[in-house]
Context: one part of a larger RNA
Molecule: large-subunit ribosomal RNA, domain II
Organism: groundwater metagenome
């Protein structure tokens, strides 16, 4: 990991519903006794207990009574009691399992920590302390030098003792090895025998260590400690179906109370929708009547602080300020008006009555979450909090390649057709279907990009130009007064200033760009010819293109596809458990019949967790009855029928002695899960070790 067997709502007491049987204005025994056919039954026992009268604090009165001056008004005035069974509650382990702790009495210093007492180890170099002997210098007091000597928590290194490094190696783990590595005559290391102990020892202190246990050992005991937390909790169908919200709580993984769910008994009307009357409403949108904000302009005021004239303390006014007035733009906390929607009574419709009420018992929930619409915060969120409505939660099926909430549609069986959603080149069921366009970018077949640009391409409005020649190339003129005047060193179209006119013209600016010191010199505008038919220009719309950056190569679902892409129309067909018909199964109400259920009629019954209610089927035991077997019992293998299923029944083999049905009863009663317990048995992954040879598609045991 597998198998087998165990393995989780029990019991007393009390209480409270409901069923069911006894007695019933009553009901009922408890201890005890006694009597027998003696773990038991039968009689005896009415003590207590609830029941029959309430109301008030109470005196007290009583079908009443307290309140109240009264009128009212609480509260009462209807059968209970035992007993058994079921559901629920309280008292106890109280459905199983699991804590870290907390006490409390013993047990350990054989490991380790310290201590005492008594042994015991320490190759081998180096270095060269004081002392000593000498031999110089000194007066002395020291000072040198040479040997000798042999100091040290000294130095290099075995034993020994230590654990630094490789996050080497090996191990299920405590650990081990291997290379480096610290000490190594010392606060050394070591061996034996003592001594100190649990909120206490030891401790060069790490909260180290006290027997692989230490921020309080270890065993046993209080112990089935406590857990609002975590897992588990065993047979079947039938019927109904939830919440994840409000309020409180030292509450927030909890629980009570109300809403939501069930079941039962009782009522008789009920409105989820749709429609009309009458009302309420102050949002979006809107507007500026009011509060406020906003911009410009105009009137009025000299009101500040400037400037001017004044020198009478006054006039005049750009700018600012204040007031009205017109325009502009705006508001959760502005509203002169105001929707849709919501919402309240009443009526109708329609549906329903298996619904609605109400009571009395059962609970589960009180972590949600996901589109839509809309508010708040936020720069955003597969964000947080809220509204309201949907679906997941608790929903199967068809679709979106895959898919909890998206689109279709709400699954009781079988079968057969018809459709939604979506699709019909191929995977892969149906169109290579039919019409008009567009799209060249594999744009796109996909939910997914912007501002900002496009002489891509279609389109749809307008102005304007043009056969008296438009547009565009191209040839040709492009001038004169004049180098306008000023200025300047110079200023001649073209550094600045002012001006900006005329002539001749077919046209030609006192010049729109280059150039020069200043001229020159090149184009423009403007005019001519030359061509010969549209041109130019402004606004929209459709598709397209640029803008577009991410990490292993690559995704329209994929092949592919110019439609098999996009738009707008049309006809066919595919395609669900959707709708329809056919036949069963069941479930509720209703009627008949009438006690065992059946027969008919109706159903806007049949999906389902949490939960509630219902009817069964096994397992073991008593009791009574009745049965079956060595002509084969139970068990066990296989088959076969019935049943909606738990499960029942036969048959043939095996076994080789016992086992059933019926009806009441009573339970230690139903396993796949708890890192469940006992017990068996396997498997990979690794390691070693061994066979084999028709052994490469990298083989067997």
């Nucleotide at each position: 990991g597998c198998c087998a067997g165990g393995g989780a709502g029990u019991u007393u007491a009390c209480u409270u519903a409901u069923g069911u049987g006894g007695c019933g204005a009553g009901g009922c025994u408890a201890a005890u006794c006694a009597u027998c056919u003696a773990u038991g039954a039968u009689g005896a026992g009415u003590a207590a207990c609830c029941g029959a009268a309430g109301c008030g604090a109470a005196a007290g009165c009583a079908a009443g009574u307290c309140u109240g001056a009264a009128a009212g008004g609480g509260c009462g005035a209807g059968a209970g009691u035992c007993a058994c069974a079921u559901g629920g509650g309280u008292c106890a382990g109280a459905c199983c399992u699991g804590a870290a702790a907390c006490c409390u009495a013993g047990u350990g210093a054989u490991c380790u920590a310290a201590u005492c007492a008594u042994g015991g180890a320490u190759a081998a170099g180096a270095u060269g302390a004081a002392g000593u002997c000498u031999c110089c210098c000194g007066a002395a007091a020291g000072g040198g030098g040479g040997a000798u000597g042999g100091a040290g928590g000294u130095c290099u290194g075995a034993a020994c003792u230590a654990g630094u490094g490789c996050u080497a190696u090996a191990u299920a783990c405590a650990u081990g090895u291997g290379c480096u590595u610290g000490g190594a005559u010392a606060a050394u290391c070591u061996g034996u025998g003592a001594u100190u102990c649990g909120g206490a020892g030891u401790g060069a202190a790490a909260a180290g260590c006290c027997u692989a246990u230490c921020u309080a050992a270890c065993u046993g005991g209080g112990c089935g400690a406590u857990g609002g937390c975590u897992g588990g909790u065993u047979c079947c169908u039938g019927c109904u179906g939830a919440a994840a919200u409000a309020u409180g709580c030292c509450u927030u993984c909890g629980u009570a109370u109300a809403g939501u769910c069930u079941u039962g008994u009782c009522u008789a009307g009920c409105u989820c929708g749709u429609c009309g009357a009458c009302g309420g409403u102050g949002u979006a949108a809107a507007g500026u009547a009011c509060g406020g904000a906003u911009a410009a302009a105009a009137u009025u005021u000299g009101c500040a602080g400037g400037a001017g004239c004044a020198c009478a303390u006054g006039c005049u006014u750009a700018c600012g300020g204040a007031a009205u007035u017109u325009u502009u733009u705006c508001c959760a906390a502005c509203u002169c008006a105001g929707a849709a929607g919501c919402u309240g009574u009443c009526g109708a419709c329609u549906g329903c009555a298996u619904a609605g009420g109400a009571c009395a018992a059962g609970a589960a929930a009180c972590a949600g979450g996901g589109g839509c619409a809309g508010u708040a915060u936020g720069u955003a969120a597969g964000a947080u909090a809220c509204u309201g409505u949907u679906c997941c939660g608790a929903g199967a099926c068809c679709c979106a390649a895959a898919a909890a909430a998206g689109g279709g549609a709400g699954a009781c069986c079988a079968g057969a057709g018809u459709u939604a959603a979506g699709g019909u080149c191929c995977c892969u069921a149906a169109a290579u279907u039919c019409g008009u366009g567009c799209u060249a970018a594999g744009u796109g077949u996909a939910u997914c990009a912007a501002a900002a640009g496009g002489u891509g391409u279609c389109u749809u409005g307008g102005a304007c130009c043009u056969g008296a020649g438009a547009c565009a190339c191209u040839a040709g003129g492009g001038a004169u007064g004049u180098a306008a005047g000023c200025u300047u060193a110079g200023a001649a179209g073209c550094a600045g200033c002012u001006a900006u006119c005329a002539u001749u013209u077919a046209a030609a600016g006192a010049a729109a760009g280059c150039g020069u010191a200043a001229c020159a010199g090149c184009u423009c505008a403007c005019c001519u010819a030359u061509c010969g038919a549209g041109g130019c220009c402004c606004a929209g719309g459709g598709c397209c293109c640029u803008g577009a950056a991410a990490a292993u190569g690559g995704a329209c679902g994929g092949g592919g596809c110019u439609a098999a892409g996009c738009a707008c129309g049309g006809u066919a067909c595919c395609g669900a458990c959707a709708c329809u018909c056919u036949g069963g199964c069941g479930g509720c109400u209703c009627u008949c019949a009438g006690u065992a259920u059946g027969a008919g009629a109706g159903u806007u019954c049949g999906a389902g967790u949490a939960a509630g209610c219902a009817g069964g089927c096994g397992u073991c035991c008593u009791u009574u009855c009745u049965g079956c077997g060595u002509c084969g019992a139970a068990g066990c293998c296989u088959c076969u029928u019935c049943g909606a299923g738990a499960g029942a029944a036969g048959g043939u083999g095996u076994g080789g002695a016992g086992c059933g049905g019926a009806a009441a009863g009573g339970a230690a009663u139903g396993a796949a899960a708890a890192u469940c317990c006992u017990g068996g048995u396997g498997g990979u992954a690794g390691u070693a070790g061994g066979a084999u040879g028709u052994g490469a598609u990298u083989u067997c045991u």